[in-house]
Parts: sequence; structure tokens; C1' cells
RNA sequence: UGCGGAGUAGAGCAGCUUGGUAGCUCGUCGGGCUCAUAAUCCGAAGGUCGAUGGUUCAAAUCCUUCCUCCGCUA
Repeated sequence: UGCGGAGUAGAGCAGCUUGGUAGCUCGUCGGGCUCAUAAUCCGAAGGUCGAUGGUUCAAAUCCUUCCUCCGCUA
């Protein structure tokens, strides 16, 4: 310099192709069980999806530009 991939809850990820209520596992909190802990069971909180603009009745999803990280190339 050019090319490719990634960015979604505290952590790791799915959802994007085909626009229509934002989900899974672990973790956190509360409760049940136990003498107690672990395991296990029930429930809850927590994200407006990297940023900006656009298209649309409607955008995590499509389009523009930008930012961050990773890899390849010189």
C1' cells in the first nucleotide's frame, strides 16, 4: 500500500444469505432443595446490535463513509 475476516448482555457465540418482538451457553442476583457447601431445579436483571448518514411502512440484517481489532501481501 492493497486484499480478506471480525465488532451483538460481564465472557464466548448464533441470528444477516431470505428485512418483520434480539436469542443460546456460561457467569451475576433472588428463591427452592441440604445441617452446610457443591451439584441440581425455578425465576429475574443485564444489550436499543462499533459510529454516522441513506433506502424502506419497518434495518442487527440492504447501501455510503468512518473507527477499532486480527490475518495475508509489499
Molecule: transfer RNA
Organism: Scherffelia dubia